[in-house]
RNA sequence: GCGGGUAUAGUUUAGUGGUAAAAUAUGAGCUUCCCAAGCUCAGGUCGCGGGUCCGAUUCCCGUUACCCGCU
Repeated sequence: GCGGGUAUAGUUUAGUGGUAAAAUAUGAGCUUCCCAAGCUCAGGUCGCGGGUCCGAUUCCCGUUACCCGCU
RNA backbone atom coordinates (compact mmCIF):
# COMPACT_ATOMS: atom_id res chain seq x y z
P G A 1 -0.67 3.68 3.60
O5' G A 1 -0.98 2.82 2.32
C5' G A 1 -0.71 3.34 1.02
C4' G A 1 -0.70 2.23 0.00
C3' G A 1 -1.93 1.36 0.00
O3' G A 1 -3.01 1.91 -0.72
C1' G A 1 0.00 0.00 0.00
P C A 2 -4.52 1.64 -0.32
O5' C A 2 -4.74 0.13 -0.73
C5' C A 2 -4.69 -0.28 -2.10
C4' C A 2 -4.90 -1.77 -2.24
C3' C A 2 -6.11 -2.34 -1.52
O3' C A 2 -7.32 -2.13 -2.21
C1' C A 2 -4.24 -3.69 -1.05
P G A 3 -8.66 -1.96 -1.40
O5' G A 3 -8.96 -3.44 -0.88
C5' G A 3 -9.21 -4.48 -1.81
C4' G A 3 -9.30 -5.83 -1.13
C3' G A 3 -10.28 -5.93 0.01
O3' G A 3 -11.62 -6.08 -0.41
C1' G A 3 -8.25 -6.92 0.65
P G A 4 -12.79 -5.53 0.50
O5' G A 4 -12.85 -6.59 1.70
C5' G A 4 -13.17 -7.94 1.44
C4' G A 4 -12.97 -8.80 2.67
C3' G A 4 -13.74 -8.37 3.91
O3' G A 4 -15.12 -8.75 3.88
C1' G A 4 -11.52 -8.89 4.50
P G A 5 -16.17 -7.86 4.68
O5' G A 5 -15.92 -8.21 6.21
C5' G A 5 -16.07 -9.54 6.69
C4' G A 5 -15.57 -9.67 8.10
C3' G A 5 -16.21 -8.75 9.12
O3' G A 5 -17.48 -9.22 9.57
C1' G A 5 -13.87 -8.75 9.42
P U A 6 -18.58 -8.18 10.01
O5' U A 6 -18.07 -7.70 11.44
C5' U A 6 -17.94 -8.61 12.52
C4' U A 6 -17.29 -7.96 13.72
C3' U A 6 -17.96 -6.69 14.22
O3' U A 6 -19.08 -6.94 15.05
C1' U A 6 -15.63 -6.36 14.07
P A A 7 -20.27 -5.85 15.11
O5' A A 7 -19.61 -4.67 15.96
C5' A A 7 -19.14 -4.90 17.28
C4' A A 7 -18.48 -3.66 17.87
C3' A A 7 -19.46 -2.50 18.14
O3' A A 7 -19.06 -1.83 19.33
C1' A A 7 -17.77 -1.80 16.67
P U A 8 -19.80 -2.17 20.70
O5' U A 8 -21.35 -1.94 20.38
C5' U A 8 -21.88 -0.64 20.20
C4' U A 8 -23.35 -0.62 20.52
C3' U A 8 -23.72 -1.15 21.90
O3' U A 8 -23.49 -0.18 22.91
C1' U A 8 -25.18 -2.07 20.31
P A A 9 -22.86 -0.70 24.30
O5' A A 9 -23.97 -0.31 25.39
C5' A A 9 -24.30 1.06 25.60
C4' A A 9 -24.75 1.30 27.03
C3' A A 9 -23.85 0.70 28.11
O3' A A 9 -23.79 1.57 29.22
C1' A A 9 -26.01 -0.14 28.35
P G A 10 -22.59 2.58 29.35
O5' G A 10 -21.57 1.77 30.28
C5' G A 10 -20.29 2.34 30.61
C4' G A 10 -19.57 1.39 31.55
C3' G A 10 -19.39 -0.01 30.99
O3' G A 10 -18.22 -0.10 30.18
C1' G A 10 -20.33 -0.15 33.15
P U A 11 -18.20 -0.99 28.84
O5' U A 11 -18.27 -2.48 29.38
C5' U A 11 -17.20 -3.06 30.09
C4' U A 11 -17.51 -4.50 30.49
C3' U A 11 -17.96 -5.40 29.35
O3' U A 11 -16.87 -5.94 28.61
C1' U A 11 -19.44 -5.63 31.17
P U A 12 -17.06 -6.41 27.09
O5' U A 12 -18.00 -7.69 27.19
C5' U A 12 -17.53 -8.87 27.84
C4' U A 12 -18.59 -9.96 27.75
C3' U A 12 -19.17 -10.20 26.37
O3' U A 12 -18.33 -11.01 25.57
C1' U A 12 -20.91 -10.09 27.96
P U A 13 -18.54 -11.01 23.93
O5' U A 13 -20.03 -11.60 23.81
C5' U A 13 -20.85 -11.26 22.73
C4' U A 13 -22.25 -11.71 23.02
C3' U A 13 -23.24 -11.48 21.89
O3' U A 13 -23.17 -12.53 20.95
C1' U A 13 -24.18 -10.72 23.91
P A A 14 -23.78 -12.32 19.46
O5' A A 14 -25.33 -12.49 19.77
C5' A A 14 -26.30 -11.88 18.93
C4' A A 14 -27.68 -12.11 19.45
C3' A A 14 -28.79 -11.64 18.52
O3' A A 14 -29.09 -12.60 17.53
C1' A A 14 -29.19 -10.85 20.71
P G A 15 -28.88 -12.22 15.98
O5' G A 15 -29.96 -11.08 15.75
C5' G A 15 -31.34 -11.32 16.05
C4' G A 15 -32.07 -10.01 16.25
C3' G A 15 -31.98 -9.01 15.11
O3' G A 15 -32.92 -9.30 14.08
C1' G A 15 -31.60 -7.92 17.17
P U A 16 -32.41 -9.97 12.69
O5' U A 16 -32.01 -8.70 11.82
C5' U A 16 -32.99 -7.77 11.34
C4' U A 16 -32.64 -7.24 9.96
C3' U A 16 -32.90 -8.25 8.84
O3' U A 16 -33.19 -7.53 7.64
C1' U A 16 -30.61 -7.79 8.95
P G A 17 -34.68 -7.35 7.21
O5' G A 17 -35.01 -5.94 7.90
C5' G A 17 -34.41 -4.74 7.43
C4' G A 17 -34.90 -3.59 8.26
C3' G A 17 -36.41 -3.59 8.47
O3' G A 17 -36.71 -2.94 9.72
C1' G A 17 -35.81 -1.67 7.28
P G A 18 -37.55 -3.75 10.81
O5' G A 18 -38.58 -2.68 11.34
C5' G A 18 -38.11 -1.55 12.07
C4' G A 18 -39.28 -0.72 12.58
C3' G A 18 -40.39 -1.53 13.25
O3' G A 18 -40.98 -0.75 14.28
C1' G A 18 -41.26 -0.43 11.33
P U A 19 -40.61 -1.10 15.79
O5' U A 19 -40.02 0.26 16.35
C5' U A 19 -40.75 1.48 16.27
C4' U A 19 -40.62 2.22 17.59
C3' U A 19 -39.56 1.65 18.54
O3' U A 19 -38.96 2.72 19.28
C1' U A 19 -41.68 1.58 19.57
P A A 20 -37.43 2.92 19.15
O5' A A 20 -36.80 1.48 19.43
C5' A A 20 -36.67 1.01 20.75
C4' A A 20 -36.02 -0.33 20.80
C3' A A 20 -35.54 -0.77 22.17
O3' A A 20 -36.60 -1.36 22.92
C1' A A 20 -33.80 -1.06 20.62
P A A 21 -36.43 -1.60 24.49
O5' A A 21 -35.79 -3.07 24.60
C5' A A 21 -36.61 -4.20 24.39
C4' A A 21 -35.81 -5.48 24.46
C3' A A 21 -35.11 -5.80 25.77
O3' A A 21 -35.99 -6.30 26.76
C1' A A 21 -33.67 -6.28 23.97
P A A 22 -35.49 -6.32 28.32
O5' A A 22 -34.53 -7.58 28.42
C5' A A 22 -35.06 -8.89 28.29
C4' A A 22 -33.95 -9.93 28.28
C3' A A 22 -33.07 -9.97 29.52
O3' A A 22 -33.69 -10.66 30.60
C1' A A 22 -31.73 -10.06 27.60
P A A 23 -33.32 -10.23 32.09
O5' A A 23 -31.85 -10.79 32.32
C5' A A 23 -31.59 -12.18 32.30
C4' A A 23 -30.11 -12.47 32.25
C3' A A 23 -29.30 -11.86 33.38
O3' A A 23 -29.36 -12.66 34.58
C1' A A 23 -28.22 -11.42 31.34
P U A 24 -29.41 -11.90 35.98
O5' U A 24 -27.99 -11.17 36.12
C5' U A 24 -26.80 -11.95 36.22
C4' U A 24 -25.55 -11.09 36.01
C3' U A 24 -25.42 -9.88 36.93
O3' U A 24 -24.90 -10.22 38.21
C1' U A 24 -25.02 -9.20 34.71
P A A 25 -25.33 -9.38 39.47
O5' A A 25 -24.68 -7.94 39.22
C5' A A 25 -23.26 -7.79 39.27
C4' A A 25 -22.85 -6.41 38.78
C3' A A 25 -23.42 -5.25 39.57
O3' A A 25 -22.71 -4.99 40.77
C1' A A 25 -23.66 -4.82 37.26
P U A 26 -23.48 -4.45 42.04
O5' U A 26 -23.97 -2.99 41.61
C5' U A 26 -23.02 -1.96 41.34
C4' U A 26 -23.71 -0.67 40.97
C3' U A 26 -24.81 -0.22 41.93
O3' U A 26 -24.31 0.41 43.09
C1' U A 26 -25.58 -0.02 39.70
P G A 27 -25.10 0.22 44.50
O5' G A 27 -26.42 1.10 44.31
C5' G A 27 -26.33 2.51 44.15
C4' G A 27 -27.69 3.11 43.89
C3' G A 27 -28.79 2.68 44.84
O3' G A 27 -28.76 3.38 46.08
C1' G A 27 -29.58 2.54 42.63
P A A 28 -29.36 2.68 47.41
O5' A A 28 -30.95 2.68 47.18
C5' A A 28 -31.65 3.91 47.13
C4' A A 28 -33.12 3.69 46.81
C3' A A 28 -33.84 2.69 47.70
O3' A A 28 -34.23 3.23 48.95
C1' A A 28 -34.36 2.24 45.46
P G A 29 -34.31 2.28 50.24
O5' G A 29 -35.61 1.41 49.98
C5' G A 29 -36.89 2.02 49.95
C4' G A 29 -37.94 1.05 49.41
C3' G A 29 -38.16 -0.22 50.20
O3' G A 29 -38.97 -0.03 51.35
C1' G A 29 -38.04 -0.74 47.91
P C A 30 -38.79 -0.99 52.62
O5' C A 30 -39.37 -2.39 52.11
C5' C A 30 -40.74 -2.51 51.79
C4' C A 30 -41.06 -3.92 51.30
C3' C A 30 -40.66 -5.05 52.25
O3' C A 30 -41.60 -5.24 53.28
C1' C A 30 -39.98 -5.58 50.04
P U A 31 -41.12 -5.66 54.75
O5' U A 31 -40.51 -7.13 54.55
C5' U A 31 -41.36 -8.19 54.16
C4' U A 31 -40.55 -9.43 53.84
C3' U A 31 -39.60 -9.87 54.93
O3' U A 31 -40.26 -10.62 55.94
C1' U A 31 -38.48 -9.88 52.85
P U A 32 -40.05 -10.30 57.48
O5' U A 32 -38.56 -10.76 57.77
C5' U A 32 -38.21 -12.13 57.70
C4' U A 32 -36.72 -12.32 57.91
C3' U A 32 -36.13 -11.60 59.10
O3' U A 32 -36.36 -12.34 60.31
C1' U A 32 -34.77 -11.22 57.23
P C A 33 -36.90 -11.56 61.62
O5' C A 33 -35.71 -10.54 61.95
C5' C A 33 -35.92 -9.46 62.89
C4' C A 33 -34.60 -9.00 63.45
C3' C A 33 -33.50 -8.80 62.44
O3' C A 33 -33.57 -7.51 61.83
C1' C A 33 -32.68 -10.11 64.23
P C A 34 -33.28 -7.42 60.23
O5' C A 34 -31.70 -7.61 60.12
C5' C A 34 -30.80 -6.64 60.67
C4' C A 34 -29.36 -7.11 60.55
C3' C A 34 -28.95 -7.54 59.16
O3' C A 34 -28.62 -6.44 58.30
C1' C A 34 -28.23 -9.15 60.71
P C A 35 -28.93 -6.57 56.71
O5' C A 35 -27.83 -7.62 56.23
C5' C A 35 -26.46 -7.29 56.26
C4' C A 35 -25.60 -8.49 55.93
C3' C A 35 -25.87 -9.14 54.58
O3' C A 35 -25.25 -8.44 53.50
C1' C A 35 -25.71 -10.81 56.24
P A A 36 -26.00 -8.41 52.07
O5' A A 36 -25.96 -9.93 51.61
C5' A A 36 -24.74 -10.53 51.24
C4' A A 36 -24.90 -12.03 51.06
C3' A A 36 -25.90 -12.44 49.98
O3' A A 36 -25.35 -12.42 48.69
C1' A A 36 -26.30 -13.65 51.96
P A A 37 -26.28 -11.98 47.42
O5' A A 37 -27.39 -13.12 47.36
C5' A A 37 -27.05 -14.44 46.99
C4' A A 37 -28.22 -15.38 47.20
C3' A A 37 -29.51 -15.00 46.47
O3' A A 37 -29.52 -15.43 45.12
C1' A A 37 -30.00 -15.46 48.73
P G A 38 -30.22 -14.52 44.00
O5' G A 38 -31.76 -14.55 44.43
C5' G A 38 -32.51 -15.76 44.41
C4' G A 38 -33.88 -15.57 44.99
C3' G A 38 -34.73 -14.50 44.33
O3' G A 38 -35.37 -14.98 43.15
C1' G A 38 -34.82 -14.24 46.68
P C A 39 -35.57 -13.96 41.92
O5' C A 39 -36.79 -13.05 42.41
C5' C A 39 -38.05 -13.63 42.66
C4' C A 39 -39.00 -12.60 43.23
C3' C A 39 -39.12 -11.30 42.43
O3' C A 39 -39.99 -11.43 41.30
C1' C A 39 -38.84 -10.79 44.71
P U A 40 -39.75 -10.55 39.99
O5' U A 40 -40.18 -9.10 40.45
C5' U A 40 -41.51 -8.81 40.81
C4' U A 40 -41.68 -7.40 41.28
C3' U A 40 -41.14 -6.32 40.37
O3' U A 40 -42.02 -6.02 39.29
C1' U A 40 -40.45 -5.88 42.57
P C A 41 -41.42 -5.48 37.90
O5' C A 41 -40.94 -4.01 38.27
C5' C A 41 -41.87 -3.03 38.64
C4' C A 41 -41.20 -1.78 39.19
C3' C A 41 -40.25 -1.08 38.24
O3' C A 41 -40.92 -0.27 37.29
C1' C A 41 -39.25 -1.28 40.36
P A A 42 -40.20 0.10 35.89
O5' A A 42 -39.04 1.10 36.33
C5' A A 42 -39.36 2.33 36.93
C4' A A 42 -38.09 3.09 37.31
C3' A A 42 -37.10 3.31 36.18
O3' A A 42 -37.45 4.42 35.37
C1' A A 42 -35.97 2.54 38.12
P G A 43 -37.06 4.40 33.78
O5' G A 43 -35.57 4.93 33.79
C5' G A 43 -35.24 6.18 34.40
C4' G A 43 -33.76 6.30 34.61
C3' G A 43 -32.91 6.01 33.39
O3' G A 43 -32.83 7.13 32.52
C1' G A 43 -32.04 4.86 35.26
P G A 44 -32.88 6.90 30.92
O5' G A 44 -31.44 6.30 30.60
C5' G A 44 -30.25 7.03 30.95
C4' G A 44 -29.05 6.13 30.90
C3' G A 44 -28.88 5.38 29.59
O3' G A 44 -28.27 6.17 28.59
C1' G A 44 -28.60 3.89 31.41
P U A 45 -28.98 6.33 27.14
O5' U A 45 -28.22 5.28 26.22
C5' U A 45 -26.80 5.30 26.13
C4' U A 45 -26.29 4.12 25.41
C3' U A 45 -26.67 4.04 23.93
O3' U A 45 -25.77 4.81 23.15
C1' U A 45 -26.98 1.92 24.97
P C A 46 -26.30 5.58 21.82
O5' C A 46 -26.48 4.43 20.76
C5' C A 46 -25.75 4.44 19.55
C4' C A 46 -25.33 3.03 19.21
C3' C A 46 -24.86 2.81 17.78
O3' C A 46 -23.83 1.82 17.74
C1' C A 46 -26.67 1.40 18.21
P G A 47 -22.78 1.72 16.59
O5' G A 47 -21.66 2.79 16.93
C5' G A 47 -21.11 2.87 18.25
C4' G A 47 -19.95 3.83 18.28
C3' G A 47 -20.14 5.09 17.47
O3' G A 47 -20.88 6.08 18.17
C1' G A 47 -18.02 4.15 17.00
P C A 48 -21.96 6.98 17.39
O5' C A 48 -21.06 7.98 16.53
C5' C A 48 -20.17 8.89 17.15
C4' C A 48 -19.36 9.64 16.12
C3' C A 48 -20.15 10.26 14.99
O3' C A 48 -20.74 11.49 15.33
C1' C A 48 -18.30 9.10 14.10
P G A 49 -22.10 11.90 14.61
O5' G A 49 -21.65 12.25 13.13
C5' G A 49 -20.70 13.29 12.91
C4' G A 49 -20.44 13.45 11.44
C3' G A 49 -21.66 13.47 10.55
O3' G A 49 -22.31 14.73 10.54
C1' G A 49 -20.02 12.05 9.60
P G A 50 -23.78 14.86 9.90
O5' G A 50 -23.51 14.77 8.33
C5' G A 50 -24.53 14.38 7.45
C4' G A 50 -23.96 13.97 6.11
C3' G A 50 -24.97 13.33 5.17
O3' G A 50 -25.73 14.30 4.47
C1' G A 50 -23.05 11.96 5.28
P G A 51 -27.33 14.06 4.35
O5' G A 51 -27.45 12.94 3.25
C5' G A 51 -26.82 13.11 1.97
C4' G A 51 -26.83 11.81 1.20
C3' G A 51 -28.19 11.16 1.02
O3' G A 51 -28.95 11.75 -0.01
C1' G A 51 -26.60 9.52 1.65
P U A 52 -30.55 11.75 0.08
O5' U A 52 -30.93 10.23 -0.18
C5' U A 52 -30.65 9.61 -1.42
C4' U A 52 -31.09 8.15 -1.39
C3' U A 52 -32.53 7.93 -0.93
O3' U A 52 -33.45 8.12 -1.99
C1' U A 52 -31.08 6.41 0.17
P C A 53 -34.79 8.98 -1.74
O5' C A 53 -35.63 8.06 -0.75
C5' C A 53 -36.05 6.77 -1.15
C4' C A 53 -36.58 5.98 0.02
C3' C A 53 -37.62 6.70 0.88
O3' C A 53 -38.92 6.65 0.31
C1' C A 53 -36.00 5.68 2.25
P C A 54 -39.79 8.03 0.20
O5' C A 54 -40.15 8.29 1.71
C5' C A 54 -40.80 9.51 2.12
C4' C A 54 -41.34 9.36 3.52
C3' C A 54 -40.39 8.80 4.54
O3' C A 54 -39.51 9.79 5.06
C1' C A 54 -42.43 7.67 4.72
P G A 55 -37.95 9.44 5.21
O5' G A 55 -37.95 8.36 6.40
C5' G A 55 -38.31 8.74 7.73
C4' G A 55 -38.46 7.50 8.59
C3' G A 55 -37.24 6.62 8.71
O3' G A 55 -36.33 7.12 9.65
C1' G A 55 -39.12 5.27 8.29
P A A 56 -34.74 7.05 9.31
O5' A A 56 -34.39 5.49 9.36
C5' A A 56 -34.65 4.76 10.55
C4' A A 56 -33.56 3.73 10.78
C3' A A 56 -32.19 4.32 11.11
O3' A A 56 -31.47 3.44 11.98
C1' A A 56 -32.01 3.06 9.14
P U A 57 -31.42 3.71 13.53
O5' U A 57 -30.47 2.57 14.12
C5' U A 57 -29.08 2.78 14.20
C4' U A 57 -28.34 1.46 14.17
C3' U A 57 -28.38 0.72 12.84
O3' U A 57 -27.37 1.21 11.96
C1' U A 57 -28.85 -0.78 14.62
P U A 58 -27.72 1.37 10.37
O5' U A 58 -28.07 -0.10 9.89
C5' U A 58 -27.13 -1.14 10.02
C4' U A 58 -27.76 -2.48 9.71
C3' U A 58 -28.22 -2.62 8.27
O3' U A 58 -27.96 -3.95 7.79
C1' U A 58 -30.06 -2.92 9.72
P C A 59 -26.73 -4.20 6.78
O5' C A 59 -27.18 -3.35 5.50
C5' C A 59 -27.98 -3.94 4.48
C4' C A 59 -28.15 -2.97 3.32
C3' C A 59 -26.94 -2.11 2.96
O3' C A 59 -26.00 -2.82 2.17
C1' C A 59 -28.86 -0.75 3.05
P C A 60 -24.42 -2.47 2.24
O5' C A 60 -24.31 -1.07 1.49
C5' C A 60 -24.57 -0.97 0.10
C4' C A 60 -24.38 0.45 -0.39
C3' C A 60 -23.07 1.11 0.01
O3' C A 60 -21.99 0.75 -0.84
C1' C A 60 -24.85 2.59 0.46
P C A 61 -20.48 0.71 -0.24
O5' C A 61 -20.14 2.26 -0.10
C5' C A 61 -20.02 3.08 -1.26
C4' C A 61 -19.72 4.51 -0.87
C3' C A 61 -18.54 4.72 0.08
O3' C A 61 -17.27 4.64 -0.58
C1' C A 61 -20.36 6.03 0.80
P G A 62 -15.99 4.10 0.25
O5' G A 62 -15.65 5.32 1.23
C5' G A 62 -15.24 6.57 0.69
C4' G A 62 -15.29 7.64 1.75
C3' G A 62 -14.39 7.42 2.97
O3' G A 62 -13.04 7.76 2.72
C1' G A 62 -16.54 8.12 3.68
P U A 63 -11.86 6.95 3.46
O5' U A 63 -12.02 7.42 4.98
C5' U A 63 -11.83 8.79 5.35
C4' U A 63 -12.25 9.01 6.79
C3' U A 63 -11.56 8.13 7.83
O3' U A 63 -10.27 8.63 8.18
C1' U A 63 -13.88 8.12 8.23
P U A 64 -9.14 7.58 8.69
O5' U A 64 -9.61 7.31 10.19
C5' U A 64 -9.60 8.34 11.17
C4' U A 64 -10.13 7.83 12.50
C3' U A 64 -9.48 6.57 13.03
O3' U A 64 -8.23 6.82 13.66
C1' U A 64 -11.82 6.39 13.24
P A A 65 -7.07 5.68 13.62
O5' A A 65 -7.62 4.59 14.68
C5' A A 65 -7.73 4.92 16.04
C4' A A 65 -8.40 3.78 16.80
C3' A A 65 -7.83 2.39 16.58
O3' A A 65 -6.65 2.16 17.33
C1' A A 65 -10.18 2.29 16.42
P C A 66 -5.51 1.18 16.75
O5' C A 66 -6.16 -0.28 16.93
C5' C A 66 -6.44 -0.78 18.23
C4' C A 66 -7.30 -2.02 18.15
C3' C A 66 -6.76 -3.17 17.32
O3' C A 66 -5.78 -3.94 18.00
C1' C A 66 -9.04 -2.83 16.79
P C A 67 -4.64 -4.72 17.12
O5' C A 67 -5.43 -5.93 16.46
C5' C A 67 -6.00 -6.95 17.26
C4' C A 67 -6.79 -7.93 16.42
C3' C A 67 -6.05 -8.55 15.25
O3' C A 67 -5.17 -9.61 15.63
C1' C A 67 -8.19 -7.86 14.54
P C A 68 -3.89 -9.95 14.71
O5' C A 68 -4.51 -10.60 13.39
C5' C A 68 -5.18 -11.85 13.45
C4' C A 68 -5.74 -12.24 12.10
C3' C A 68 -4.76 -12.23 10.94
O3' C A 68 -3.92 -13.38 10.89
C1' C A 68 -6.75 -11.15 10.29
P G A 69 -2.45 -13.31 10.22
O5' G A 69 -2.74 -13.21 8.66
C5' G A 69 -3.33 -14.32 7.99
C4' G A 69 -3.76 -13.92 6.59
C3' G A 69 -2.66 -13.44 5.66
O3' G A 69 -1.90 -14.51 5.10
C1' G A 69 -4.52 -12.02 5.48
P C A 70 -0.36 -14.26 4.65
O5' C A 70 -0.51 -13.33 3.36
C5' C A 70 -1.12 -13.84 2.17
C4' C A 70 -1.18 -12.79 1.10
C3' C A 70 0.14 -12.12 0.74
O3' C A 70 0.93 -12.91 -0.14
C1' C A 70 -1.51 -10.47 1.00
P U A 71 2.56 -12.83 -0.07
O5' U A 71 2.90 -11.36 -0.59
C5' U A 71 2.59 -10.99 -1.93
C4' U A 71 2.82 -9.52 -2.14
C3' U A 71 4.21 -9.02 -1.77
O3' U A 71 5.17 -9.28 -2.79
C1' U A 71 2.56 -7.54 -0.90
A computed fold for a 71-nucleotide RNA from Apilactobacillus kunkeei EFB6, annotated as transfer RNA. Its Rfam family is "tRNA". By type it is a transfer RNA. Lineage of the source: Bacteria > Bacillota > Lactobacillaceae > Apilactobacillus > Apilactobacillus kunkeei. The coordinates come from a structure-prediction model, not an experiment, and the mean pLDDT is 81. The same sequence occurs in records of 11 taxa. The gene name in the source record is trnG. The RNAcentral record of the sequence draws on ENA, GtRNAdb and Rfam.